Context: one part of a larger RNA
RNA sequence: ACCUGGUUAAGGAACUCGGCAAAAAAGCUAGACGUAAGUUCGCAAGAUGUCUUCCCACUGUCCACUUAGGUGGAUGGAGGGCGCAGCUAAAGUGCCCGUCCGACUGUUUACCAAAAACACAACUCUCUGCUAACCCGUAAGGGGAUGUAUAGGGGGUGACACCUGACCAGUGCUGGAACGUUAACGGAAGAGGUUCACGCCAAUUCCCGAAGCGCCAGUGAACGUCGGCGAUAACUAUAAUCGUCCUAAGGUAGCGAAAUUCCUUGUCGGCUAAUUACCGACCUGCAUGAAAGGUGUAACGAGAUGGGAACUGUCUCAACCAGGUGCUCG
Numbered sequence: 001a002c003c004u005g006g007u008u009a010a011g012g013a014a015c016u017c018g019g020c021a022a023a024a025a026a027g028c029u030a031g032a033c034g035u036a037a038g039u040u041c042g043c044a045a046g047a048u049g050u051c052u053u054c055c056c057a058c059u060g061u062c063c064a065c066u067u068a069g070g071u072g073g074a075u076g077g078a079g080g081g082c083g084c085a086g087c088u089a090a091a092g093u094g095c096c097c098g099u100c101c102g103a104c105u106g107u108u109u110a111c112c113a114a115a116a117a118c119a120c121a122a123c124u125c126u127c128u129g130c131u132a133a134c135c136c137g138u139a140a141g142g143g144g145a146u147g148u149a150u151a152g153g154g155g156g157u158g159a160c161a162c163c164u165g166a167c168c169a170g171u172g173c174u175g176g177a178a179c180g181u182u183a184a185c186g187g188a189a190g191a192g193g194u195u196c197a198c199g200c201c202a203a204u205u206c207c208c209g210a211a212g213c214g215c216c217a218g219u220g221a222a223c224g225u226c227g228g229c230g231a232u233a234a235c236u237a238u239a240a241u242c243g244u245c246c247u248a249a250g251g252u253a254g255c256g257a258a259a260u261u262c263c264u265u266g267u268c269g270g271c272u273a274a275u276u277a278c279c280g281a282c283c284u285g286c287a288u289g290a291a292a293g294g295u296g297u298a299a300c301g302a303g304a305u306g307g308g309a310a311c312u313g314u315c316u317c318a319a320c321c322a323g324g325u326g327c328u329c330g
Base pairs, nucleotide, nucleotide: 001325002324003323004322005321006320007319008318010316011315014314019311030052031051032050033049038043040159054081055080056079058077059076060075061074062073063072064071065070082086095308096307097306098305099304100303101301102300106118107117122157123156124155125154126153127152128151134143135142136141160296161295162294163293165226166225167224170223171222172219173218174217175216176215179214180213181212186207187206188205189204192201193200194199227245228244229243230242231241254288255285266282267281268280269279270278
């Protein structure tokens, strides 16, 4: 000097990115009382919180055993005693109030990430009629399944509540089959070449000709998309309103400086002595928005973030002690 422990005046988060670490309170499934908002009525909840706990007489009620008397147990009442302290040791992590995300228990990057990621019950779309679809395999064969649409495969969303708007122009998918296009095959013609001949070869052209594509429809919990400019009300401002251009249609309900807001530390209010944080509003949404779900939500979370109580060597500001390691000297 470091490591691991222990103690500390006064203060008590002033430390710090952040109460990280430590401390504290509570405490072994103790007994009694009492317990808020919210809520899916299950919870929240051991909410928060208060009291008791050892020993000795006395006494009420009940039970058992004994019976001259009593003894033991259970449960009350009212006294007394000792100690700082009566679950006396050891072991033993219940704080409170907001917001965000994810409903939940669960799963995950073996060895830097445990989460808001994955999964999930539930909802929905789609395929599949059984030799099922789909998957493995060249095949035989196997799985699916010794199942049969309340079943199985695939995609998406992700409890629950209230909901889930417009657009089918493009792309995809499904359906349609009149027409166009279109391969091989087939049919017809056939310049030309060759042969004595029969014939053979053959450029080229026409007809016929499936799926597909074109074409016509449908389809969004399919991939996706969801405007601009100008003017207008008897203060001003604003624009319910009007005009115009473009579009397949121009973003509905909600939510909104948000895990999304650039400008931005937006503006107002709250919290603080003081706050780029946080919470509540506003809406001017650079670039929210409805199953890549929208908005809420009790319970839950080693999740993220803000505040408070208690508590403390985190700090003001350091000191001492114990053990260990290293180093110096011997």
Overview:
This is a predicted structure of a 330-nucleotide part of an RNA (large-subunit ribosomal RNA, domain IV) from a Candidatus Moraniibacteriota bacterium. The coordinates come from a structure-prediction model, not an experiment, and the mean pLDDT is 81.